[in-house]
Context: one part of a larger RNA
């Protein structure tokens, strides 16, 4: 010496559940398989190492120790790790008592807009732009304005670096039906725990299949302007799609660009939901989230900092110079689009 890393340089897999593995809490008995000492066998000869010797030297050759780091076999040690037994409560689940949420799924209800239709009143204008223009519109009577109806899609205020959810992600309201986390209690059970190769599940928005639905919205797309051109930004229109309901797709700057879990490491200060003291609505304790500033530590910096990217420990992904390459060939998955998995040559 016996790699280094992965917020931003190349690298956390989109997220979850869980199999195999690997790892695993505190006491005690026993074993003695791993470990540790001893001892006996065995480890061929050559080769290498020492050291002496032999060809005038040296290569070569010889002799002798050493070593051959392993195998086995008795005896022995019991801190560790494994087996095996009993016990044990802090980990990790339950029980009872609570309050807290846009957590998921199904039906139902609703006010407001926009567009439409009918009907009133009214008339020569509207509309759009920097400026126009294309567009609507005069006896079939626009815009505007008041009444009534259709019909779809989204929930102003409330709102809050405010709450739920594993992530994607969830925002009018009643109603059933469900998963999840918080606190208090310290009643139970007793290590039931962590993580997870493959596997399976969910998994934005686009797109696709089959039926319905279409009010706004708007890819393609036509038509006005701009412009030297304008396949564009602006303007008038407009289909698919946006919605449903069944099935696929499986990808995102799916990001905190930061896998999980568990300990241990000054603090100050907002904020959500608890609980307990004092009760006064202040204050104080404390638990569980979310923000900011920051001791010591780290980091090339920027920053990070009890929500660590500090100091450890266990398991999983991943990365190993730039391009050729989120590619080609092949495999699997898909209806397609396409995913996924993943090179080389040759270049610099």
């Nucleotide at each position: 010496c016996u790699g280094g890393g992965c917020g931003u340089a190349a690298a956390g897999a989109g997220u979850g559940c869980g199999u195999a593995g690997g790892c695993u809490g505190u006491u005690u008995u026993g074993u003695a398989a791993g470990u540790c000492u001893c001892a006996g066998g065995u480890g061929a000869a050559a080769u290498c190492u020492a050291u002496c010797a032999g060809c005038u030297c040296a290569a070569c050759u010889g002799a002798u120790a050493a070593a051959c780091u392993g195998c086995u076999u008795g005896a022995g040690a019991u801190a560790c790790u494994g087996c095996a037994g009993a016990a044990c409560u802090u980990g990790a689940g339950g029980g009872c008592a609570g309050g807290a949420g846009a957590g998921g799924a199904g039906a139902g209800u609703g006010g407001a807009a926009u567009u439409c239709c009918c009907g009133g009143u009214g008339u020569a204008g509207c509309g759009g732009u920097g400026a126009a223009a294309u567009g609507c519109g005069u006896a079939g009577g626009a815009u505007a304005u008041c009444g009534g109806g259709a019909g779809g899609a989204a929930c102003a205020c409330c709102a809050g670096u405010g709450g739920c959810g594993a992530a994607g992600g969830c925002g009018a309201c009643u109603c059933u039906c469900u998963g999840g986390a918080c606190u208090g209690u310290c009643c139970c059970u007793g290590a039931c725990g962590c993580u997870g190769u493959g596997g399976c599940a969910c998994g934005a928005a686009a797109g696709c299949u089959a039926g319905g639905g279409g009010a706004g919205c708007a890819a393609a797309c036509a038509g006005g302007a701009u412009u030297a051109g304008a396949u564009a930004c602006c303007c008038u229109g407009g289909u698919a799609g946006u919605c449903c309901u069944a099935g696929c797709c499986g990808u995102a700057a799916a990001c905190g660009a930061u896998g999980g879990a568990u300990g241990c490491u000054u603090g100050g200060u907002g904020u959500a939901g608890g609980a307990g003291g004092u009760u006064a609505u202040a204050c104080c304790u404390u638990c569980u989230g979310u923000g900011c500033c920051g001791a010591a530590g780290c980091u090339a910096a920027c920053g990070c900092g009890u929500u660590a990217a500090g100091c450890a420990u266990c398991c999983c992904g991943c990365c190993u110079g730039g391009g050729a390459a989120c590619u080609a060939c092949g495999g699997c998955c898909g209806c397609a689009a396409g995913g996924u998995u993943a090179a080389a040559a040759c270049u610099c």
Molecule: small-subunit ribosomal RNA, central domain
Organism: Thermodesulfobium narugense